[in-house]
RNA sequence: UGGGGCGGACGCAUGAUCGCUCCGGCCUUGUGCCGGGGAGGAAAGUCCGAACACCGAAGGGCGCGGUGGUUCCUAACGGGAACUCCGGGAAACCGGGGGAAAGUGCCACAGAAAACAAACCGCCGAUGGGACGGGCAACCGUUCACAGGCAAGGUUGAAAAGGCGAGGCAAGAGCUCACCGCCUUCGUGGCGACACGAAGGGCAGGGCAAACCCCACCGGGUGCAAGACCAAAUAGGGAAACGCUUGAGGGCUGCCCGCCUGAUGUUUCCGGGUAGGUUGCACGAGAUGUCGGGCGACCGGCAUCCUAGUCAAAGGAUCAUGGCCUGCGGUUGCAAGGCAGGAACAAAAUUCGGCUUACAGGCCGCCCCAAUUU
Numbered sequence: 001u002g003g004g005g006c007g008g009a010c011g012c013a014u015g016a017u018c019g020c021u022c023c024g025g026c027c028u029u030g031u032g033c034c035g036g037g038g039a040g041g042a043a044a045g046u047c048c049g050a051a052c053a054c055c056g057a058a059g060g061g062c063g064c065g066g067u068g069g070u071u072c073c074u075a076a077c078g079g080g081a082a083c084u085c086c087g088g089g090a091a092a093c094c095g096g097g098g099g100a101a102a103g104u105g106c107c108a109c110a111g112a113a114a115a116c117a118a119a120c121c122g123c124c125g126a127u128g129g130g131a132c133g134g135g136c137a138a139c140c141g142u143u144c145a146c147a148g149g150c151a152a153g154g155u156u157g158a159a160a161a162g163g164c165g166a167g168g169c170a171a172g173a174g175c176u177c178a179c180c181g182c183c184u185u186c187g188u189g190g191c192g193a194c195a196c197g198a199a200g201g202g203c204a205g206g207g208c209a210a211a212c213c214c215c216a217c218c219g220g221g222u223g224c225a226a227g228a229c230c231a232a233a234u235a236g237g238g239a240a241a242c243g244c245u246u247g248a249g250g251g252c253u254g255c256c257c258g259c260c261u262g263a264u265g266u267u268u269c270c271g272g273g274u275a276g277g278u279u280g281c282a283c284g285a286g287a288u289g290u291c292g293g294g295c296g297a298c299c300g301g302c303a304u305c306c307u308a309g310u311c312a313a314a315g316g317a318u319c320a321u322g323g324c325c326u327g328c329g330g331u332u333g334c335a336a337g338g339c340a341g342g343a344a345c346a347a348a349a350u351u352c353g354g355c356u357u358a359c360a361g362g363c364c365g366c367c368c369c370a371a372u373u374u
Stems, first nucleotide, its partner, number of pairs: 001370008010361001012322007020038007027030001040345001044356002047354005052223004064219005069083005084097005098214002103212002105208003120154002122150003127147002129144006162180002165177003181203001182201008227279004237270006249261004286305008324342005
C1' cells in the first nucleotide's frame, strides 16, 4: 500500500426567531410571565426471559408445550462466556451440536437393489451336468453356459452395505495381510464435553427425530386496557320519617289567608355501578467514574449523580454561520478558493435483561494474508 476478518463509539454543531409538552415559582388567575426538564442505538419487530398485578392452585401423576455438546455467568432465558467435537476457509475467523446400536414408520423419480439385502449388464463355471474327442479302463482334453458360484467392474441416485494396495481364487469377496477408518476393553490427562495411548475384534451400525418416539431439564393462566383508590348527573335498589280527604308536598306569591291541584307520594340517609379523576408510574436486577477479583461472560467495594412521563399521546419548524458527503469545475496529479445538490433507519406508552431486523455518512482499535521499502 492492497485485500480480508472481528469489535467499538458516533450518527450534525452553534446561534437567533417562532412553536409543542411536563414540572416549579409569581400575581395581575391569564390560551399570562419567569426559570428548568424533554427519546433511541435500535425507542422498531413483539420473538424469548423476568419483575409486578389479578385469577387459579393440597400434593402427586397423565397429557400438552418448550429447550438440547460440556462447564460456567445470570433474577431468569431459547441470552452470554470459555472450552470441546464436526463442517467451511490458505489464515484471521465463521457456521453447526442429545439419541437412528429400544421400538414403529418413511425414503418420490431413477435404479438389480433404499436395508431380514439383492442381481439388469457382467465375471466365473472350480463342483455337478450335457456334447465332442482320446484311452482297455480309471480317467484326460476341448466345448456348452444347464444347475450353480460371485459381487470386482458398469448402470441409477442426494445417498448403495468400510476405503485403498497386495496376496488369494474358477471367478470373487475382510477370505487373508499392511495402512487408514470403525467397534470393544483398559490405561493416562481433564470438574466435564472430550483428548491421547495400548491391547483386542474382520466390520457389526445407510439416511430421516421440524415422523411418531426415547432420555434429561424447564413450564399454571391472563397482561398496566394488570390492578388499587376517590367518585358525579340521571335511572334502578334498600332503610327511616312524614303524609294518604282530619291533606305531606306543589302552583298562584316574598309571607299569611284564600283558591287550584294533590297520593305506587314527598324528604333525608345508605349502598353498588357508570362518566370523570387519582394511583400503579419513574430510585432502579439504575447511570457514570474508580479500585479489586475472574482467561472471560460477570461479580464485589467506594465515590458521585437523579436523567421524558404523555392518553386529542408532546418530542418540532425556519433562517444564518460552520462542518460533512456527492457531482461539476479547477490542477500534470493533489490541494485551495468557486458553483450545484444531498444528509439515513426510525420516535418512549408499566419496567427491566436479551435476541432479531433496519440504518445516509464517515470515525477508532485489534487481528490475518500478500507485495514493497527501511
RNAcentral holds the sequence, with entries from ENA. Bacterial RNase P class A from Candidatus Electronema sp. MAG-1, 374 nucleotides, folded computationally. Of the family's consensus pairs, 91% are formed in the model. The gene name in the source record is rnpB. Model confidence (mean pLDDT): 79 of 100.